[in-house]
Context: one part of a larger RNA
RNA sequence: CUGGGUGUAAAGGGUGCGUAGGCGGCUUUGCAAGUCAGAUGUGAAAUCUAUGGGCUCAACCCAUAAACUGCAUUUGAAACUGUAGAGCUUGAGUGAAGUAGAGGCAGGCGGAAUUCCCCGUGUAGCGGUGAAAUGCGUAGAGAUGGGGAGGAACACCAGUGGCGAAGGCGGCCUGCUGGGCUUUAACUGACGCUGAGGCACGAAAGCGUGGGUAGCAAACAGGAUUAGAUACCCUGGUAGUCCACGCGGUAAACGAUGAAUGCUAGGUGUCGGGGAGCAAAGCUCUUCGGUGCCGCCGCAAACGCAUUAAGCAUUCCACCUGGGGAGUACGUUCGCAAGAAUGAAACUC
Numbered sequence: 001c002u003g004g005g006u007g008u009a010a011a012g013g014g015u016g017c018g019u020a021g022g023c024g025g026c027u028u029u030g031c032a033a034g035u036c037a038g039a040u041g042u043g044a045a046a047u048c049u050a051u052g053g054g055c056u057c058a059a060c061c062c063a064u065a066a067a068c069u070g071c072a073u074u075u076g077a078a079a080c081u082g083u084a085g086a087g088c089u090u091g092a093g094u095g096a097a098g099u100a101g102a103g104g105c106a107g108g109c110g111g112a113a114u115u116c117c118c119c120g121u122g123u124a125g126c127g128g129u130g131a132a133a134u135g136c137g138u139a140g141a142g143a144u145g146g147g148g149a150g151g152a153a154c155a156c157c158a159g160u161g162g163c164g165a166a167g168g169c170g171g172c173c174u175g176c177u178g179g180g181c182u183u184u185a186a187c188u189g190a191c192g193c194u195g196a197g198g199c200a201c202g203a204a205a206g207c208g209u210g211g212g213u214a215g216c217a218a219a220c221a222g223g224a225u226u227a228g229a230u231a232c233c234c235u236g237g238u239a240g241u242c243c244a245c246g247c248g249g250u251a252a253a254c255g256a257u258g259a260a261u262g263c264u265a266g267g268u269g270u271c272g273g274g275g276a277g278c279a280a281a282g283c284u285c286u287u288c289g290g291u292g293c294c295g296c297c298g299c300a301a302a303c304g305c306a307u308u309a310a311g312c313a314u315u316c317c318a319c320c321u322g323g324g325g326a327g328u329a330c331g332u333u334c335g336c337a338a339g340a341a342u343g344a345a346a347c348u349c
Base pairs, nucleotide, nucleotide: 003321004320005319006318007303008302012317014201015200016199017198021194022193023192025088026087027086028085029084030083031082033081034080035077036076037075038074039073040072041071042070049065050064051063052062053061054060091191092188093187094186095184096183097182098181099180103177104176105175106174107173108172109171110154115149116148117147118146119145120144121143125136126135162169163168206247207246208245209244210243211242215241216240220236221235222234223233258316259315260314261313262312263311266294267293268292269291270290271289272288273287274286275285276284277283278282298305299304322349323348324347331342332341333340334339
């Protein structure tokens, strides 16, 4: 390389959009590039194979045949692929009528709680722990009543509930805006699937500039614990956490499971729609889409998966190929930096 694989053994890209490319529904006509058949030419010799023969055998050598599975020309075939034309509606999309939702962005508003400040009541403790101490407090703390400031997060509802491509999204209201689902079947007529590069998005921490800072809290300080304690526990506490704009581009970015399509027993819950029946507060049946559990066939090393497949198939992309060295070195690209991406070898077991 081939082959075989990728839930957990090595291996699915963090996610989407999409370029080239690869692959692609039904009917029909033409062409004949692929494809198939025939003919002709060529395919040197040696080699290889078969048979026979020559060196005493063998290696070796000789002869004959076969073969050289290829290429070119030409004559045909037209099922399949391709290509050109015509048509179709089931794939895909548009329209129409409905519908659920923490989907996104911006603005405004609200209450509870923590902290701080002011005033009142009030007096000796508070706080904290396994136990303490550091700390706070007679300059009046903690507790309690009233008032004020400010920031951040939104109890209950809340649900293997919902929405989103993923990351993720949760108080209320308004505006703008994306997508989905159901029904219908008016319209287009294969317009599709995947997608190397590319572009965009991308938790937290981190970085730049400027704000903000209630609580929490790396670093740091102190108190304890301990043989020590650069920790776990306690008292404080700065970056940060928040906002605006820009950068960064990584995660156990996980369902550790790429995307799409078709097919293959059932049972049961739940969410959003549609239809039908019944004496419609409701129940039953059915259907489409999501989300869970259980469970045949089948698969699997087992665990388990099982119409939301890890089953049976097809298409396209990504990735793996013993452990360590190593996601390191070097080079390159990107970045303000931190670093990210790409990514070896010697050596060793």

A computed fold for a 349-nucleotide part of an RNA from an uncultured bacterium, annotated as small-subunit ribosomal RNA, central domain. The full RNA is in RNAcentral, with records from ENA and SILVA. Rfam family: Bacterial small subunit ribosomal RNA.